The RNA shown here (transfer RNA) has 73 nucleotides and comes from Cricetulus griseus. Taxonomically the source falls in Cricetulus (Eukaryota, Amniota, Eutheria, Muroidea). RNAcentral holds the sequence, with entries from Rfam. Rfam family: tRNA. Gene Ontology term of the family: triplet codon-amino acid adaptor activity. Its mean pLDDT, the model's own confidence on a scale to 100, is 80.
[in-house]
RNA sequence: GCCCAGCUAGCACAGUUGGUAGAGCAUGAGACUCUUAAUCUCAGGGUUGUGAGUUUAAGCCCCACGUUGGGUG
Numbered sequence: 001g002c003c004c005a006g007c008u009a010g011c012a013c014a015g016u017u018g019g020u021a022g023a024g025c026a027u028g029a030g031a032c033u034c035u036u037a038a039u040c041u042c043a044g045g046g047u048u049g050u051g052a053g054u055u056u057a058a059g060c061c062c063c064a065c066g067u068u069g070g071g072u073g
Stems, first nucleotide, its partner, number of pairs: 001072007010025002013022001019056001027043005049065003053061001
């Protein structure tokens, strides 16, 4: 240099045919317990890497760029 894959919550990740974005762990509160832990319930937390485009509508489709990993000369 070229090719492929990834980028979504604090972390590691889902998201089906384009139609208002989620579970787990973690965090906070409550219940339970003599107390802690464990368990159960609830809550908070998102510019979906950046920008532009298509569309009534984009995490999803098109383009450029950035970044991470792998392959190759």